[in-house]
RNA sequence: AACUCAUCGUGAGUGGGCGAGGCACACGGGCCGACGACCCCACAGCAGCCCCAGAAGCGUCUGGUCGGUGCUAAGUCCGUCCGCAGUGCGCGGGAAGAUGAGCC
Numbered sequence: 001a002a003c004u005c006a007u008c009g010u011g012a013g014u015g016g017g018c019g020a021g022g023c024a025c026a027c028g029g030g031c032c033g034a035c036g037a038c039c040c041c042a043c044a045g046c047a048g049c050c051c052c053a054g055a056a057g058c059g060u061c062u063g064g065u066c067g068g069u070g071c072u073a074a075g076u077c078c079g080u081c082c083g084c085a086g087u088g089c090g091c092g093g094g095a096a097g098a099u100g101a102g103c104c
Base pairs, nucleotide, nucleotide: 003102004101005100006099007098008097013043014042015041016040017039021032022031023030026080027079028078029077044072045071046070049068050067051064052063053062054061055060076096081093082092083091084090
C1' cells in the first nucleotide's frame, strides 16, 4: 500500500520560525492568506479511537485522561453519482476521503 470494522452537524489556539500559496484529487463554486495563511517547532487545549477503572451481560453503560494516535476555519467547506421532494435551493443514501483499531 491493499483488505475488514467503527466514527465523521459537537469541541478545542497562543507564541516563535519560514515566506506564498492553501482548503485530498479533477472540474465548478465558495472561502483562507503579506494584518503572514499552509507547513515546522514549543507550549496549551479538545476529544475519548486505543488504553484504564467500575457496573451490566454479550455486541452496552458510567467514569478517568499518565500513556499511543488524532484533532484545534467553514458539515469531510459545498456540488458532481442515485433516490425522494420540487419552485424553492431541501432530505436521505452512495462514491471518494480522513481518523482509529484490526489483519496479512